The RNA shown here (transfer RNA) has 73 nucleotides and comes from Aphelenchus avenae. The source organism's lineage runs through Eukaryota, Opisthokonta, Eumetazoa, Bilateria and Aphelenchus.
[in-house]
RNA sequence: GUCCGCGUGGCCUAAUGGAUAAGGCGUCGGUCUCCUAAACCGAAGAUUGCGAGUUCGAGUCUCGCCGUGGACU
Numbered sequence: 001g002u003c004c005g006c007g008u009g010g011c012c013u014a015a016u017g018g019a020u021a022a023g024g025c026g027u028c029g030g031u032c033u034c035c036u037a038a039a040c041c042g043a044a045g046a047u048u049g050c051g052a053g054u055u056c057g058a059g060u061c062u063c064g065c066c067g068u069g070g071a072c073u
Stems, first nucleotide, its partner, number of pairs: 001072007010025004018056001027043005049065005
């Protein structure tokens, strides 16, 4: 340089172009306990990498850019 894949809460992973983006771990609060842990209950946390386009409607499709992994030279 060319080609291919990936990018969604702090981390991991879902979501057929269609209702308020779902779940686990973690975090915070509570119940319990002498205290902690475990268990149980509850809460916060995502402009879905950035920008543009298509569409009545985009996390999903198209284009550009950025990041990352791989293949080839």
It matches the Rfam family "tRNA". By type it is a transfer RNA. From the family's description: Transfer RNA (tRNA) molecules are approximately 80 nucleotides in length.